[in-house]
A computed fold for a 110-nucleotide RNA, annotated as TPP riboswitch aptamer (THI element). The model forms 92% of the base pairs in the Rfam consensus.
RNA sequence: UGUCCAUCCCCGGGGGAGCGCCGAUCCGCGCUUGAGAGGAAGGCUGGAGCCUUCGACCCGCUGAACCUGAUCCGGUUGACACCGGCGUAGGGAGGGAGCGGCCAGUGUCC
Numbered sequence: 001u002g003u004c005c006a007u008c009c010c011c012g013g014g015g016g017a018g019c020g021c022c023g024a025u026c027c028g029c030g031c032u033u034g035a036g037a038g039g040a041a042g043g044c045u046g047g048a049g050c051c052u053u054c055g056a057c058c059c060g061c062u063g064a065a066c067c068u069g070a071u072c073c074g075g076u077u078g079a080c081a082c083c084g085g086c087g088u089a090g091g092g093a094g095g096g097a098g099c100g101g102c103c104a105g106u107g108u109c110c
Base pairs, nucleotide, nucleotide: 001104002103004101005100007097008096009095010094011060012059013058014057017032018031019030020029021028039054040053041052042051043050044049066091067090068089072085073084074083075082
């Protein structure tokens, strides 16, 4: 000096399911899976429906976070879960610093 990395800063992407219960002043209660299954505030609505902002969590090209195919296919289970396939599929959100670490190169001194 350079590559890469830890780390930090800023920015961005994403999801909220399955089963059961009650039957209501509202993403209720319980269980399961999961990193996360509505934690906080507000709004629409009267449908256990939805939206916005924030938080938590996960992920950002070495990208199965997440979306599509998919109300998918096979195994397994009472069912969910779980395992495998689809899948070298089609999409998918990045910049900066880097004083620390590894490696490499160069220079100086002994």